[in-house]
RNA sequence: GCACCGGUGGUCUAGUGGUAUGACAAGGGCCUUCCAAGCCCUUAACACGGGUUCGAGUCCCGUCCGGUGCA
Numbered sequence: 001g002c003a004c005c006g007g008u009g010g011u012c013u014a015g016u017g018g019u020a021u022g023a024c025a026a027g028g029g030c031c032u033u034c035c036a037a038g039c040c041c042u043u044a045a046c047a048c049g050g051g052u053u054c055g056a057g058u059c060c061c062g063u064c065c066g067g068u069g070c071a
Stems, first nucleotide, its partner, number of pairs: 001070007010024003018054001026042005047063005
């Protein structure tokens, strides 16, 4: 340099154009003599800029970052 894959809460992750999913972590509560475990609730996310569309995490273009392969 070229090609391909990926970027989603603090971490990991699902997501066929129509309310962004789950787990862990954090906070609160229930339970317990206390702790742990268990159960319930809450907070918190679509890399950036454009385009298409009634509607974009999703489709298109560009940029940035990471990975793999080739040279």